[in-house]
Large-subunit ribosomal RNA, domain IV from an invertebrate metagenome, 357 nucleotides, folded computationally.
Context: one part of a larger RNA
RNA sequence: CCCUGGUUAAGGAACUCGGCAAAAUGAUACCGUAACUUCGGGAUAAGGUAUGCCUUUAAUUGUGAGUUGAUUUACUUAACAAAGCAAUUGAAGGCCGCAGAGAAAUGGCGGUAGCGACUGUUUACUAAAAACAUAGGACUUUGCAAAAUCGUAAGAUGAAGUAUAAGGUCUGACGCCUGCCCGGUGCCGGAAGGUUAAGGGGAUUUGUUAGCUGCUUGCAGCGAAGCUCUGAACUGAAGCCCCGGUAAACGGCGGCCGUAACUAUAACGGUCCUAAGGUAGCGAAAUUCCUUGUCGGGUAAGUUCCGACCUGCACGAAUGGCGUAACGACUUCCCCACUGUCUCGGCCAGAGACUCA
Numbered sequence: 001c002c003c004u005g006g007u008u009a010a011g012g013a014a015c016u017c018g019g020c021a022a023a024a025u026g027a028u029a030c031c032g033u034a035a036c037u038u039c040g041g042g043a044u045a046a047g048g049u050a051u052g053c054c055u056u057u058a059a060u061u062g063u064g065a066g067u068u069g070a071u072u073u074a075c076u077u078a079a080c081a082a083a084g085c086a087a088u089u090g091a092a093g094g095c096c097g098c099a100g101a102g103a104a105a106u107g108g109c110g111g112u113a114g115c116g117a118c119u120g121u122u123u124a125c126u127a128a129a130a131a132c133a134u135a136g137g138a139c140u141u142u143g144c145a146a147a148a149u150c151g152u153a154a155g156a157u158g159a160a161g162u163a164u165a166a167g168g169u170c171u172g173a174c175g176c177c178u179g180c181c182c183g184g185u186g187c188c189g190g191a192a193g194g195u196u197a198a199g200g201g202g203a204u205u206u207g208u209u210a211g212c213u214g215c216u217u218g219c220a221g222c223g224a225a226g227c228u229c230u231g232a233a234c235u236g237a238a239g240c241c242c243c244g245g246u247a248a249a250c251g252g253c254g255g256c257c258g259u260a261a262c263u264a265u266a267a268c269g270g271u272c273c274u275a276a277g278g279u280a281g282c283g284a285a286a287u288u289c290c291u292u293g294u295c296g297g298g299u300a301a302g303u304u305c306c307g308a309c310c311u312g313c314a315c316g317a318a319u320g321g322c323g324u325a326a327c328g329a330c331u332u333c334c335c336c337a338c339u340g341u342c343u344c345g346g347c348c349a350g351a352g353a354c355u356c357a
Stems, first nucleotide, its partner, number of pairs: 001352001003350006010343002014341001019338001027051005036041001038173001052095012066080005096100001108336001110334002113331002115328002120132002136171007148157003174323004179253003184250002186246005193241003199235002207227002211222005254272005281315001282312001293309005
């Protein structure tokens, strides 16, 4: 010096990102116990008192000689019960120590706010959480040879179930609620019209040439049937266009100008645009850039915290909004207790390092 323990005057978080670590609390009995609350809780809330040993004594319980009764007279049974002993609960007096739950083991407490209702689950080896799940809510698919899923198939799961069932998606206890927009995208429904594939259809057209004609006699022209090439009109489903519905489907939810008898502000008016222009509630918030916004509280002093304001850069209603008792190895701030965290160090013990062997 390092590690593991112990102790420490005065102060008591001044330490630090942060009371991290340590200290403190701790058992049993009794007294007592707030806000709030879903009336269950909160609660061991908080906060107090007692606790050893000796003597005496009281009550209760057990055991118990025995007494009384019954009868089937027995190794029966019922009731009561002295002394002693034991246990429990008190009372009085006394004794000792600094200290009586004398050691060990054995909750620190309270207040505020955020998030998540809760118990639960998770990154085996850096994350346990506000993430996931959850009961509850909603939408949607599915009539059973179900939908959905696996498999080329047979077949299987779903389910030896049957819409109070099964699958998918979102939300996430409970309470109060969940506004407007269907123009875009999606989904559902519709079928009049437009568009539209293969196929059907076969107008038209190409090549070949039996034959005919001409002449320069092996060439040119025409050219039926057959085969072949081309393939117009017309016909032709879903889809798309089109017409409706649907937002707890994906999603979206404005701007400018003016106006009141101080000023300021604008209940009011005008105008442009839109599918519709953000309702209730909340709001510098896990969301606020400017920002340490402004005011109030707490401190001697507070970029954090709590309560308000609203100018919401860029909250907002099941991508849920706002509350909420209980719960949380979650996060924030404050108080009490407590302490070597610190002022600021000191001392002690043990194990290393180190030196020698």
Description
It matches the Rfam family "Bacterial large subunit ribosomal RNA". Gene Ontology terms of the family: ribosome and structural constituent of ribosome. Its mean pLDDT, the model's own confidence on a scale to 100, is 86.